Parts: sequence; C1' cells; structure tokens
RNA sequence: CGCUCAUCGAGACCGGUUGAGGGUCAGGCCCUUUGAAGCCGGGGCAACCACCAAAGCUCACCCCUUUGCAAAGGUGCCAACUCCUGCGGGAGGAGUCUGCCCGGAUCGUCUGCG
Repeated sequence: CGCUCAUCGAGACCGGUUGAGGGUCAGGCCCUUUGAAGCCGGGGCAACCACCAAAGCUCACCCCUUUGCAAAGGUGCCAACUCCUGCGGGAGGAGUCUGCCCGGAUCGUCUGCG
C1' cells in the first nucleotide's frame, strides 16, 4: 500500500511548547488567538487481538465455538451519529422542493492474508 471479516448513534482531558488552522474528500455546517493542527509529559475510555478460566465438541488432548474475569501485553480512541448530505428505495397523495423512514456506498479501527 492492497484485499478481506467484524465493527462504526455509547464512552473518555489536564498541563507544557508552539502559533493558524482543523473536522477523510466535495457542498454545507461546526470547532478554533477564551489558542487550531503538531510535538512533549501525565491521565482516561473501550474491549478487536493476545493471556487466563469455565462450558460445549472429542475416547482424550489440541484446534474450534460460546461465556466470563482482568486491562500489566499488541493496537485504537478521548467535539458534534463516520457532524449532516452525497447512491438507491419507500410512505404521503395535484405537482415541485424540502423534510422523514429504510438500505447501501464511503471514511475510520481491529484481526487475518498478500
């Protein structure tokens, strides 16, 4: 960097430094000199992988599946639903527009593979 499964409406800041951006992209909208993003120190949230335990399967072990504990290991995260919309469908009932409902796509993250 690419592919894939799962997941994506919950949760979680305090300093130092620095000085204008940031929220994937586009259009909006929002955050930000009452200090953005970055870097440093400390803290926290969560439970994907790994660890441990129990149950199931088995003659038995391993593997696998499920459940649970813990959070010291490997990541991740700590504004707003992935901030909203972007594509498709639906309801309504003159039409258009907007809004609403459902699904998808996309983004992000973990595991596995290349």
A computed fold for a 114-nucleotide RNA from a Gammaproteobacteria bacterium, annotated as SAM riboswitch aptamer (S box leader). Of the family's consensus pairs, 93% are formed in the model. NCBI's taxonomy places the organism under Bacteria, Pseudomonadati, Pseudomonadota, Gammaproteobacteria. Its Rfam family is "SAM riboswitch aptamer (S box leader)". Rfam describes the family as follows. The SAM riboswitch is found upstream of a number of genes which code for proteins involved in methionine or cysteine biosynthesis in Gram-positive bacteria. Model confidence (mean pLDDT): 82 of 100. It was read from a public genome assembly, where an Rfam model found it.